[in-house]
RNA sequence: AAUAUUCUUUGGGGCGGAGUGGAAGUCUCCACCGGCAGUAAAGUCUGCGAAGAACGCAAGUUCCCGAACGGGUGAAAUUCCCGUACCGACGGUCAUAGUCCGGAUGGAAAAAGAAAUUU
Numbered sequence: 001a002a003u004a005u006u007c008u009u010u011g012g013g014g015c016g017g018a019g020u021g022g023a024a025g026u027c028u029c030c031a032c033c034g035g036c037a038g039u040a041a042a043g044u045c046u047g048c049g050a051a052g053a054a055c056g057c058a059a060g061u062u063c064c065c066g067a068a069c070g071g072g073u074g075a076a077a078u079u080c081c082c083g084u085a086c087c088g089a090c091g092g093u094c095a096u097a098g099u100c101c102g103g104a105u106g107g108a109a110a111a112a113g114a115a116a117u118u119u
Base pairs, nucleotide, nucleotide: 001118002117005115006114007113008112009111010110016030017029018028019027031099032098033088034087035048036047037046038045043086044085052063053062054061055060068084069083070082071081072080090102091101092100
């Protein structure tokens, strides 16, 4: 330095104010949040993971899988800067949930480190 292998650790954020109401962190107005890899730095590009569905004894396979435009700078940006938008699983709840509670002290994309092997 490289390789595939083993082990360890890490690995998701956010309701503050006002209104209506018997009751809302769930409705309305304002506010707030943004997993992993790639790429000029990305919630909205490309790919992946999670969640959901079907099948299967299982391993797993298949399906499903949200949302952005305009301007500026630059060699290069749907990633930066300015402006204005938009999106967000399932179950629960005295009332409809991206933000509360639960599956989950879980799992995963993946990241870091160690060992071993090879050169």
This is a predicted structure of a 119-nucleotide RNA (FMN riboswitch aptamer (RFN element)). The coordinates come from a structure-prediction model, not an experiment, and the mean pLDDT is 84.